[in-house]
Molecule: transfer RNA
Organism: Thermoproteota archaeon
C1' cells in the first nucleotide's frame, strides 16, 4: 500500500429506503417496605468519530482523513 466491517448516551447496541435521536442495562428522584432488595413511575445525560460537499432536509448519499477488527500482497 490494497480490500472488507465497525465507530451513535457511562457500557453494550438498534436505528432498513434521507424527513423529531431511540432501547436494555446502569445513574438520580418519587411511589410501594419498619428498613433494604425487587417492582412501579418519571428525570437527567447525545458536536450519531472529525472535516468537506449534496440537498429545503444527512446518523443515513458522496469525498477525504483518524481509531479499532479481519483479509490479501
Nucleotide at each position: 500500500g490494497c480490500c472488507c466491517c465497525g465507530g451513535u448516551a457511562g457500557c453494550u447496541c438498534a436505528g432498513c429506503u434521507g424527513g423529531u435521536g431511540g432501547a436494555g442495562c446502569g445513574c438520580c428522584g418519587c411511589c410501594u417496605u419498619g428498613g433494604u432488595a425487587a417492582g412501579g413511575c418519571g428525570g437527567a445525560g447525545g458536536u450519531c468519530g472529525c472535516g468537506g460537499g449534496u440537498u429545503c432536509g444527512a446518523a443515513u448519499c458522496c469525498c477525504g482523513c483518524c481509531c479499532g477488527g479481519g483479509g490479501c500482497u